Background: The RNA shown here (transfer RNA) has 86 nucleotides and comes from an uncultured bacterium. It matches the Rfam family "tRNA". The family's RNA type in Rfam is transfer RNA.

RNA sequence: GCGGAGGUGAUGGAACUGGUAGACAUACAGGACUUAAAAUCCUGGGCUUGGAGACAAGCGUGCGGGUUCGAGUCCCGCCCUCCGCA
Numbered sequence: 001g002c003g004g005a006g007g008u009g010a011u012g013g014a015a016c017u018g019g020u021a022g023a024c025a026u027a028c029a030g031g032a033c034u035u036a037a038a039a040u041c042c043u044g045g046g047c048u049u050g051g052a053g054a055c056a057a058g059c060g061u062g063c064g065g066g067u068u069c070g071a072g073u074c075c076c077g078c079c080c081u082c083c084g085c086a
Stems, first nucleotide, its partner, number of pairs: 001085007010026003019069001028044005046059005062078005
């Protein structure tokens, strides 16, 4: 240099043919159990702001554009990681 695969919460990893982003698991927080812990079970579990809270609003899929009523998904450019070729 050329070709291919990929980049999604704190982490791994889903999201079907473009139609509620984050299923599921782990970390973590609260509770139950225990003399106490571990294990196990229940609930919560992206970020920001407001709120006592319930909750509400906005933002969020590497970065920047485009297409579309609607984009994690399709198109273009760039960055990064991995694999192959030279």